[in-house]
RNA sequence: AGAGUUUGAUCCUGGCUCAGAAUGAACGCUGGCGGCGUGCCUAACACAUGCAAGUCGAGCGAGAACGGUUCCUUCGGGGACUCAGUAAAGCGGCGAACGGGUGAGUAAUACGUGGGUAAUCUACCCUUGGGAUUGGGACAACUAUUCGAAAGGAUAGCUAAUACCGAAUAAGACUACAGAUUCCUCGGAGUCAGUAGGAAAAGAUGGCCUCUCCAUGGAAGCUAUCACCUGAGGAUGAGCCCGCGCACUAUCAGCUUGUUGGUGAGGUAAUGGCUCACCAAGGCUAUGACGGUUAGCUGGUCUGAGAGGAUGAUCAGCCACACUGGAACUGAAACACGGUCCAGACUCCUACGGGAGGCAGCAGUGGGGAAUUUUGCGCAAUGGGGGAAACCCUGACGCAGCGACGCCGCGUGGGUGAUGAAGGCCCUCGGGUUGUAAAGCCCUGUCAGGAGGGAAGAACGAUUUGGUGCUAAUAUCACCAAAGGAUGACGGUACCUCCAGAGGAAGCACCGGCUAACUCCGUGCCAGCAGCCGCGGUAAUACGGAGGGUGCAAGCGUUGUUCGGAAUUACUGGGCGUAAAGCGCGUGUAGGCGGCUAGGUAAGUCAGAUGUGAAAGCCCACGGCUCAACCGUGGAAGAGCAUUUGAAACUAUUUAGCUUGAGUUCGUGAGGGGGAAGCGGAAUUCCUGGUGUAGAGGUGAAAUUCGUAGAUAUCAGGAAGAACACCCGUGGCGAAGGCGGUUUCCUGGAACGAUACUGACGCUGAGACGCGAAAGCGUGGGGAGCAAACAGGAUUAGAUACCCUGGUAGUCCACGCCGUAAACGAUGUGCACUAGGUGUUGGGAGUAUAAUCUCAGUGCCGCAGGUAACCCAUUAAGUGCACCGCCUGGGGACUACGGCCGCAAGGCUAAAACUCAAAGGAAUUGACGGGGGCCCGCACAAGCGGUGGAGCAUGUGGUUUAAUUCGACGCAACGCGAAGAACCUUACCUGGAUUUGACAUCCUGGGAACUCUUUAGAGAUAGAGAGGUGCCCGCAAGGGAACCCAGUGACAGGUGCUGCAUGGCUGUCGUCAGCUCGUGUCGUGAGAUGUUGGGUUAAGUCCCGCAACGAGCGCAACCCUUGUCUUUAUUUGCCAGCAUUAAGUUGGGCACUAUAAAGAGACUGCCGGUGUCAAACCGGAGGAAGGUGGGGAUGACGUCAAGUCCUCAUGGCCUUUAUGUCCAGGGCUACACACGUGCUACAAUGGGUGGUACAAAGGGCGGCUAACCUGCAAAGGUAAGCGAAUCCCAAAAAAUCAUCCUUAGUUCGGAUUGGAGUCUGCAACCCGACUCCAUGAAGGUGGAAUCGCUAGUAAUCGUAGAUCAGCAGGCUACGGUGAAUACGUUCCCGGGCCUUGUACACACCGCCCGUCACGCCACGAAAGUUGGCUGCACCAGAAGUCGUCGAGCUAACCUUUUAUUAGGAAGCAGGCGCCCAAGGUGUGGUUGGUGAUUGGGGCGAAGUCGUAACAAGGUA
Repeated sequence: AGAGUUUGAUCCUGGCUCAGAAUGAACGCUGGCGGCGUGCCUAACACAUGCAAGUCGAGCGAGAACGGUUCCUUCGGGGACUCAGUAAAGCGGCGAACGGGUGAGUAAUACGUGGGUAAUCUACCCUUGGGAUUGGGACAACUAUUCGAAAGGAUAGCUAAUACCGAAUAAGACUACAGAUUCCUCGGAGUCAGUAGGAAAAGAUGGCCUCUCCAUGGAAGCUAUCACCUGAGGAUGAGCCCGCGCACUAUCAGCUUGUUGGUGAGGUAAUGGCUCACCAAGGCUAUGACGGUUAGCUGGUCUGAGAGGAUGAUCAGCCACACUGGAACUGAAACACGGUCCAGACUCCUACGGGAGGCAGCAGUGGGGAAUUUUGCGCAAUGGGGGAAACCCUGACGCAGCGACGCCGCGUGGGUGAUGAAGGCCCUCGGGUUGUAAAGCCCUGUCAGGAGGGAAGAACGAUUUGGUGCUAAUAUCACCAAAGGAUGACGGUACCUCCAGAGGAAGCACCGGCUAACUCCGUGCCAGCAGCCGCGGUAAUACGGAGGGUGCAAGCGUUGUUCGGAAUUACUGGGCGUAAAGCGCGUGUAGGCGGCUAGGUAAGUCAGAUGUGAAAGCCCACGGCUCAACCGUGGAAGAGCAUUUGAAACUAUUUAGCUUGAGUUCGUGAGGGGGAAGCGGAAUUCCUGGUGUAGAGGUGAAAUUCGUAGAUAUCAGGAAGAACACCCGUGGCGAAGGCGGUUUCCUGGAACGAUACUGACGCUGAGACGCGAAAGCGUGGGGAGCAAACAGGAUUAGAUACCCUGGUAGUCCACGCCGUAAACGAUGUGCACUAGGUGUUGGGAGUAUAAUCUCAGUGCCGCAGGUAACCCAUUAAGUGCACCGCCUGGGGACUACGGCCGCAAGGCUAAAACUCAAAGGAAUUGACGGGGGCCCGCACAAGCGGUGGAGCAUGUGGUUUAAUUCGACGCAACGCGAAGAACCUUACCUGGAUUUGACAUCCUGGGAACUCUUUAGAGAUAGAGAGGUGCCCGCAAGGGAACCCAGUGACAGGUGCUGCAUGGCUGUCGUCAGCUCGUGUCGUGAGAUGUUGGGUUAAGUCCCGCAACGAGCGCAACCCUUGUCUUUAUUUGCCAGCAUUAAGUUGGGCACUAUAAAGAGACUGCCGGUGUCAAACCGGAGGAAGGUGGGGAUGACGUCAAGUCCUCAUGGCCUUUAUGUCCAGGGCUACACACGUGCUACAAUGGGUGGUACAAAGGGCGGCUAACCUGCAAAGGUAAGCGAAUCCCAAAAAAUCAUCCUUAGUUCGGAUUGGAGUCUGCAACCCGACUCCAUGAAGGUGGAAUCGCUAGUAAUCGUAGAUCAGCAGGCUACGGUGAAUACGUUCCCGGGCCUUGUACACACCGCCCGUCACGCCACGAAAGUUGGCUGCACCAGAAGUCGUCGAGCUAACCUUUUAUUAGGAAGCAGGCGCCCAAGGUGUGGUUGGUGAUUGGGGCGAAGUCGUAACAAGGUA
């Protein structure tokens, strides 16, 4: 620091996802040790049990028992001493308000930070001043009686105090009054002196005898310490107040009556509506009041480069709470976690009368939950409470235990070791890998284990001694110093030493890309994986396993959460023409921002200083645990806030000015700017009349419609409404919407020119207000034309549309609503700056009505610059400033709910659940278009002949069948594979056999091979018999090669599957003219250029031009054949001349023909014209041939997962007594039917019969077969020649000549059938061809539709060959005869190039929309129903404070009485009142759950109906 993912590819926008760090975590697998931390995030749910706050006898009274010793005894027991002034309880003091827990509540009575308190308090502690005099009466404990189950009381009596009360004293304090002085925030505060008033106290312990008394000594007393009272000061802690900071929500916009303020009073430690009475009517709020939701706040923690964002466990500070709600008491402090009272819920006890309780203390239990520990040890240390102290208490704390929960450290060994062992895995079978890994050899000894040793943490205090101080004092006490014994939960722990021995100690995740790491097997869109993209449908590096590898490591993964990446909320640091995003437009309030000069101030700003910024943490240094984590010490840093000193540029404020921004004045011209009232002509329609007659109208074509009742057309007249042709112009005006005949009136704005004046008066503008097309709504008019709805006619599969005929709202006017538009320049307003060129409107200068200059508008082009690109470019989308509005993935959703507006329609504001990984912008290359341009092709047209109808042949589908083997399916399957199925072929079926096999290689044993005969059988096969011994080496035995038989296992075999695993081969577009590359250039890039353009060509053929220059594969040429000639050669060919014959038969010859080899020839070469001086085209000459002469071979990059695993080859899978092999028979030949391809015909351009003539190219020895004979014939017999330019097939046929037939189902046509034969063959039944005789079907030129062909072509005629025993109407090849037509490119089909649009890229056989049907999901509405919270009104009123009464009761004080009395004061019980918790009633608000039914929405491989959009998408 980035990466993946939208596309065929690209750039951009934009979301989603990943890599990092962290965690109080949880889950899965695994788990050796130690240190340091950490551990209910959920139910502030409920809690059994134990412990968590006591202590003081040196404040006080009283005071046991058990046990022990001893005495007495009636032997039951009793007394004394001790236990012991002990235990337990009580009065009293201090503490219990700390410490510990939790985060429910709380959005401010909180917290943080900085201030204030002149508005306050502070027990214990410290310093300091003064004091402590004198009396009194009670109450517990205790005793007695008594109630109760218990808890707990009641009554009577006794008693002490540092408990309580009275009196005295009063420096100082306090209150009241009235002075002086200082300070001051002007409210007060401090100091000094005065008068009056009320208010204090407590003793305990130790020591001593100097003074007084009793007289060893003690008491008054003195003294020391600790307590006590009253002041002052400090320290600490707390209360209250103020500034600033600190969540979300406006779909919460108004809130408030103690409310805001005042006066007075009350209350408090203290200010204050804190409370009350009265008075006034205020107070808060868009800088967000009030309401709602959520939340303890902070230091910090996590993350981040930072700014920020998230968070608030552990530790620390503050706050709040203690079962829920309320209340006070005590106290220095509480409205009190382990206190009290009341109410409520819950739990427990109960004798049913009544009682008890509060773990959010430490452990622990249940419950909840994904999830969080021991009912441990100890007060040894630190700290706290009490105490004079010893000491006691302390679940604070220190330790231990449990948990890999986290961080840190250590180990599981080290060295050597190649035959690269074995095994595993892979393999191209060679090997590779695991892998120096192991084994083996040599070592070490951490941790764990065993044995032994063994710390620090402990020193205070107490004790002793010495010194100093207090004192009368050598006492005591305090302080200092020294000595010295005791005290450890952890724990026999840390640590150290020794022993033995590599021994006890490695897993987890991942390996398609992102992202480091690859192979095999299994599976077969299944099972499964997945963070995103996506894998899996038979060769999965993506699933599962294995081997190997990669990463981390006592852990590793997964899940959740946070930050980061994300500049994806943008302060740092984003955007708004088309991607999401400029309000439809203006006026203007608040607010924000604001020209020039000078002075003042110092709020902002800047600089310095001071205070604060707790500790811990972060950072730095040093140090302590062996290191580290961890810890200690010291330092540094720190935003902010406050105070203070200064500076004065800028902002602000203030004072005084200025004129350039802005405005005003005068003049001028332009304008569909607005409003009102008139007027005008053309046109349309209607009405009246005239002329006139059969149609008109309308359309692609029609019809509905109008018209003989007179239309349309035409003329004249009239009526009505609406709109204003031409002028009219990227011309004008207006803020926008918008504005167009003409005249008048009223009126707004802008521009230009000129002068003077005002003196910043400005810009923008949240709310607000106004304007605002069309449609729509209301009321009333108006209504010619047009025209939603509607009706009819067409079109159509349908046509609720497009087209046509009609036609109502509406369109028009007046008034009032609505308030939206693609209200668009998809571009907010204002100001300034930044090259130009060229039009045009208005004004000015200038002039000649020119040129030119200038201001304000309005267009086009274009530089810099900008932009993702397109494009924008002084009218910015450039460069800046000011202000406003808006955006943050797509869908859901311009929606729901709520609110506001509206008569309604509806508008404005505006979510969520859920769902997807995209949605989108611009540009690129293709493909496509019922887009355009150019061009080509038997593509159409022009012609000729066919197919489609008939019969038959053949192939296919279908059907049938035991089987009808398989493949091929638009063109590009269908006389195709098959150049030939009776058996064979043959792959299929039935049946019969066989299993190392019909075929190959290897091994063992035997045998020559082989030939013949015979039996059974359908045959395969099985059996029997006979003959027979070869070749090579070797003396022989024997061995070898080949072949046969038997056996064993490796293996053979498969026309079994996959052509979508493949090779090869082939078809097709298409013999179409295209397809690319290198370098350069342009573009961010995909890409473009070249290859486009102008010509030309059959051609990307060639020329010219050009940021291109070249090149390759294609085209063409080179090859074959054919057409002309030459040369050479001359048999089997040929024959001009010579001779000869029946005959080129023979001699002879090679001229000719022909044969077959080599050459020549044609190149737009020549001429003319056109053309750009070109390429080329047109015409001509010559020539056998002329513009590629004709034909063939030749098929670019690629497309169709085209065809073929059944030619062959081949991966994988399957099969192995069968899916192999052999055999017989059957089938592939079936037959209602449908299609393709052919043959023969339908006849006279013909048919029959007879005669005569002319080819080419082929084939032939298991062959072609002459001639002759026989047969009507197929053919048979016999038999020459020829391995072929020699012989044979072989007759060519159309043609031609002659003759018959004469238009008919025929002398056409030949199917079908009967009979008789021939040939091939082992065999013609299923199922061959041919011959003869007989039979003589359909068919009279073929519907829609469709095919071939442009010249030696079509048509027509025959010939040959391959295959082949036989079988040809098919195929291939050959020649004979031999046409017609092409104006032309509008249209159909296919193709090429350029261009255009695109939402297509599997590429139009594309994409895609909506209803309906089905399933699932979330949401809205809904008669209702059921909870939570809450407002208002009323009822109610516990405990308690306060107030009041207090006839009942009462020790202290006072008064009084001969006095155990009475009265007073002061209290108590109790009553009443105010306030008030729970509770109740009624009525609202708000927010959830649920709800028959209903509404739309989303999602869902192959449902239905249509085809709306994307191309002119077929109606833009």